[in-house]
Order: sequence, then C1' cells, then structure tokens
RNA sequence: UCGCCGAAAAGGUAAAGCACGGGCAACCGUGUGGCACAAAGCUUCCAUCCGCUAUACGGAUAGAGGGGCUACCGAA
Repeated sequence: UCGCCGAAAAGGUAAAGCACGGGCAACCGUGUGGCACAAAGCUUCCAUCCGCUAUACGGAUAGAGGGGCUACCGAA
C1' cells in the first nucleotide's frame, strides 16, 4: 500500500407507529420518531409487485435476495 475484516472515534442513513398530502394500484412525499444498517451509497441487469387494450406497453420496489459500479475510518 492492496484485499479480507469490523474494535474505537468522528460523521452518516432512518423501520414501525403517528399527523398531513399524492397515486386506479403497486407504492410514494413532508414532518415527527429512532427499529436497525459498514455500503441501509448509486444502478432496475436478475427478481418481485401493480395497472392495462396483456408474449407487448407503462409504472413501483435498491431497508427481502442476487449482479454491476463507487466509497469514510484503521485496532485485532
């Protein structure tokens, strides 16, 4: 120094619930909240789900899982 790895410190993200709002739906936004997360950063390639005039087309999910790309810190 690189990879694996995940102690410490700093910093980060934000589940359920609740309030208000958007969407036919899947589902989403804002506020609150603080379950968790070392990629819970990015990406719909796989996958799953919704709509539909259905081998098509349009949409949703990256916090179920796999793939691809990128990244902070440095004890054992």

c-di-GMP-I riboswitch aptamer from Geotalea sp. SG265, 76 nucleotides, folded computationally. The coordinates come from a structure-prediction model, not an experiment, and the mean pLDDT is 86. It matches the Rfam family "c-di-GMP-I riboswitch aptamer". A reference for the family is Weinberg et al. (2007), "Identification of 22 candidate structured RNAs in bacteria using the CMfinder comparative genomics pipeline", Nucleic Acids Res.